[in-house]
Context: one part of a larger RNA
RNA sequence: CCCUCGUUAAGGAACUAGGCAAAAUCGAUCCGUAACUUCGGGAGAAGGAUCGCCCUGGCCGGUGACGCAACACGCUUGCUGAGCAUGGCCGGGGCCGCAGAGAAAUGGCCCUGCCGACUGUUUAACAAAAUCACAGGUCUCUGCUAACUCGUAAGAGGAUGUAUAGGGGCUGACGCCUGCCCAGUGCCGGAAGGUUAAAGGGAGGGGUUAGCUCCCUUCGGGGAGCAAAGCUCUGAACUGAAGCCCCGGUGAACGGCGGCGGUAACUAUAACCGUCCUAAGGUAGCGAAAUUCCUUGUCAGGUAAGUUCUGACCCGCACGAAAGGCGUAACGAGUGGGGCGCUGUCUCAACGAGGGACCCG
Numbered sequence: 001c002c003c004u005c006g007u008u009a010a011g012g013a014a015c016u017a018g019g020c021a022a023a024a025u026c027g028a029u030c031c032g033u034a035a036c037u038u039c040g041g042g043a044g045a046a047g048g049a050u051c052g053c054c055c056u057g058g059c060c061g062g063u064g065a066c067g068c069a070a071c072a073c074g075c076u077u078g079c080u081g082a083g084c085a086u087g088g089c090c091g092g093g094g095c096c097g098c099a100g101a102g103a104a105a106u107g108g109c110c111c112u113g114c115c116g117a118c119u120g121u122u123u124a125a126c127a128a129a130a131u132c133a134c135a136g137g138u139c140u141c142u143g144c145u146a147a148c149u150c151g152u153a154a155g156a157g158g159a160u161g162u163a164u165a166g167g168g169g170c171u172g173a174c175g176c177c178u179g180c181c182c183a184g185u186g187c188c189g190g191a192a193g194g195u196u197a198a199a200g201g202g203a204g205g206g207g208u209u210a211g212c213u214c215c216c217u218u219c220g221g222g223g224a225g226c227a228a229a230g231c232u233c234u235g236a237a238c239u240g241a242a243g244c245c246c247c248g249g250u251g252a253a254c255g256g257c258g259g260c261g262g263u264a265a266c267u268a269u270a271a272c273c274g275u276c277c278u279a280a281g282g283u284a285g286c287g288a289a290a291u292u293c294c295u296u297g298u299c300a301g302g303u304a305a306g307u308u309c310u311g312a313c314c315c316g317c318a319c320g321a322a323a324g325g326c327g328u329a330a331c332g333a334g335u336g337g338g339g340c341g342c343u344g345u346c347u348c349a350a351c352g353a354g355g356g357a358c359c360c361g
Base pairs, nucleotide, nucleotide: 001356002355003354004353005352006351007350008349010347011346014345019342027051028050029049030048031047036041038173052095053094054093055092056091057090058089059088060087061086062084063083067079068078069077070076071074096100108340109339110338111337112336113335114334115332116331120132136171137170138169139168140167141166142165148157149156150155174327175326176325177324179257180256181255184254185253186250187249188248189247190246193245194244195243199239200238204234205233206232207231208230211226212225213224214223215222216221258276259275260274261273262272285319286316297313298312299311300310301309
């Protein structure tokens, strides 16, 4: 010096990112307990008192000696009720120590924000949370050979269920609520018209050549043009669904929810007016917020002093209503601020114990 542990004057969080760690609280009985509340809770709230040993009284139990009585006479039954290191409760008196839950074990408490209702769940081995789940809410699909999932299929799950059921999405107890926009995208419905595949359909066109016409000929033939049938290549009109276009609906579907200028008898501000654009221009509630850049915004509170905190304000860079909004008792190894208690966290370090490191053998 390191590890584990013990004690410490005065102070008591001045330590530190942060009271991390440590200290403190701690049992039982009795008294006594606030705001708030979903009336269950909050509550072990908080805050107090008592606790050992000896003697002794009373009451209620336990056990049950002696004695008495009875007879079926026995290790019998009934009555009585002494005794007690006997159990409990209520008293009285006394004794000792610094200390009586004498050791060990055994909640620190209070006030106030944020998040999540709650118990649960998770990154096996750096994250337990505000994550996930959750009852509850809502939308949507599904009439049963259900929808949906797995499988090439048979088949299986769904379910030996049947819309008070099952699948999927979002939200997430409870309370009060959940505004406007259907132009785009999606979904649902519609079918008049437009577009449109295969297929049907074959107008017409090309190739091939029996034949026909003309030309040349050394009479063997050669060349040019036209061209039926057949075969073959190609092919217009027209008929042709869903879809798309189109018409409508739909937001707890994907999503979106403005700008500029002016105006009141101090100033400032603008209930008011004008104008441009839009599908519609953000309602209630909340707001420097787990969201605020400017920013340590401004004011108030708390401190001697507060970039944190709480309450307000509102120019919300860039909250906002089931990717829910705002509240909320209870709950939390969640997260922020404050207070009381307590302490070697610190001022500031000291001493001690055990085990290491180190030295010698």

Model confidence (mean pLDDT): 88 of 100. A computed fold for a 361-nucleotide part of an RNA from an Anaerolineae bacterium, annotated as large-subunit ribosomal RNA, domain IV.